[in-house]
Context: one part of a larger RNA
Molecule: small-subunit ribosomal RNA, 5' domain
Organism: Bacteroidales bacterium
RNA sequence: GGAUGAACGCUAGCUACAGGCUUAACACAUGCAAGUCGAGGGGCAGCAUGGCCGCAGCUUGCUGCGGCUGAUGGCGACCGGCGCACGGGUGAGUAACGCGUAUCCAACCUGCCCCGAACCGCGGUAUAGCCCGCCGAAAGGCGGAUUAAUCCCGCAUGUGGUCGUGAGAUGGCAUCUGACCACGACUAAAGGUAUUUCCGGUUCGGGAUGGGGAUGCGUCCGAUUAGGCAGCAGGCGGGGUGACGGCCCACCUGGCCUUCGAUCGGUAGGGGUUCAGAGAGGAAGGUCCCCCACACUCGAAAUUAGACACGGUCCAGACUACUACGGGAGGCAGCAGUGAGGAAUAUUGGUCAAUGGGCGGAAGCCUGAACCAGCCAAGUAGCGUGUGGGACGACGGCCCUACGGGUUGUAAACCACUUUUGCGCGGGGAUAACAGCGUGGCCGCGGCCGCGCCUGCAGGUACCGCGUGAAUAAGGACCGGCUAAUUCCGUGCCAGCAGCCGCGGUAAUACGGAAGGUCCGAGCGUUAUCC
Repeated sequence: GGAUGAACGCUAGCUACAGGCUUAACACAUGCAAGUCGAGGGGCAGCAUGGCCGCAGCUUGCUGCGGCUGAUGGCGACCGGCGCACGGGUGAGUAACGCGUAUCCAACCUGCCCCGAACCGCGGUAUAGCCCGCCGAAAGGCGGAUUAAUCCCGCAUGUGGUCGUGAGAUGGCAUCUGACCACGACUAAAGGUAUUUCCGGUUCGGGAUGGGGAUGCGUCCGAUUAGGCAGCAGGCGGGGUGACGGCCCACCUGGCCUUCGAUCGGUAGGGGUUCAGAGAGGAAGGUCCCCCACACUCGAAAUUAGACACGGUCCAGACUACUACGGGAGGCAGCAGUGAGGAAUAUUGGUCAAUGGGCGGAAGCCUGAACCAGCCAAGUAGCGUGUGGGACGACGGCCCUACGGGUUGUAAACCACUUUUGCGCGGGGAUAACAGCGUGGCCGCGGCCGCGCCUGCAGGUACCGCGUGAAUAAGGACCGGCUAAUUCCGUGCCAGCAGCCGCGGUAAUACGGAAGGUCCGAGCGUUAUCC
C1' cells in the first nucleotide's frame, strides 16, 4: 500500500447492486417449511345442488324451516398410487480413494422419461373405513361383524427372460471366452374413463440420466511420536451383495506397512475459486457452483428404483415439559423468531405473478425452494449538498516588527442563473409467455400453428412530465521526522502524547485549546487478521 462476512469511535442526504451468528453442531415458546390424486377404491362426517315428506307464510306455485334420500357436484377421515432419498440447512466428524485430476468395471444397479418387440385370459381370500362392544387421565389400543380396489394370492399363456443338459463357431500364449442352435424346468399383467378417446398395466432388449465399485498421481504440522499390524498379509473353498473384495466364515501359509516417515499425537470438510504479489512462492476456503459428511448423542434395520432416511420407525442415553403416578410426548445445523454466549450479524413480512419442483389427463392444489419487500454505511459503484459574477478586500476571529499590516477570503453580503435531489400535482410501461376458454387453419387425428379473451406479488413502485424554491443535505483524521500540512496561548518530567524514533523539568511546530493549513470525503479514523 492493498484486502476483509469485520468490530469500535465521531459523523451521515439519496439511488442501484451484492452482503449480513466468523462465538455455543448451546437450549428452544409460537407459526409456517411436503404433499397430491375422486379419471384406482369402499364410502358420505361436513358443504352445495336435485328429489320426496311434513309444517308455516301465502300473490296456489313460490319462499322459509325441519326430516329423509350418495341421486349429482364435491369431499373430512380411511384403503391404494406417486412423492416424501429432491429442494433447503450446517461444517460437528473426517488426513480418508473424503476431495481434485486421470483411467478402468468382461465385476454392477438405475423409479419417472425416450425407442423397439410381444402381451394383458380365468379365478380366489383378506383388510382399513363404516357398525357393535370394551380398556385408558391422555397418548392410544383391543375384540366382534360386514366390505371395495390399480391391495394381496392362485391357475393359465410365454414374444422373451433365468437356470440346467447337450453340441459348439470365434478370440486368446494360457486359466479361459462362450456367439448360434436343440431339449427341459421355472417365471408376467390392472384397470379407470369425457367411449371415433385418453391415462395407465406386464415381460424383454436398447438409450438417456442418476448412482455404486476399483486404481495411478496430488492433498497440513510434529521424530521431544520409531517401530506398527492378529482377519493382520496372502491362498483355497464357501457365505453374502446389484456387483468385486477378509466384506464375513472354515482351513492352510507367515506374512504386510515403515526413516522415500509407518504408527501415534495435533489441526482441518475438499475443490472451482478469493486475496495479495512483477512473477515464483504465500495466505484463505464467507457469499455463488460441484463433491463429501451430519441432522439432540450412540446404535440398528425395515420400506423403497433409490435411505440406513433433517421435519420416518425401533433400542439405549442425556435434556425438556405433561400425568389421574399406571404411563405417554418432543428434537429449528429449514424460514422467521426467543434466551444464552459474544466486540458482533436482520422481519415471528408479502406472493405463488414469474422460474423451478411434487402430485394430477386437466382445471388446479402444495411449495419460508424461489421471486419480492423490510432492517443494517457492513462493501462496491453512481449522484447531490449548487453555478456564474462579485472588494487595491466589509464585520468578526487569529497573528505581527501593531495609529499600520497579514490571513481567514471571492469566502460572505449583494446581483444573475439552474432545479439533480426534496416537496406537491399529473401521467405511467416492461417483467406475461403460458395453461384454459373462444375462433380460424393444417394434420400422419396423437397434436401443431395463427388471432382474440383471461391472469402482476413487487406496486400505482421504478420511470416520465409540470410546478415550487438555493431551497432539504459535511464531516472525520492529521499538521516533530518517517509523512502532505504552523503559529499563538495554557501547562511546566505535571497533566498528558506515542506506530517506530521519541516529546513534556518556564518561550513545547510532539501535551490541551484556538486560529490557520494538509489529506480523504458520506464518510473518516482506530483495532484485529492476511499478502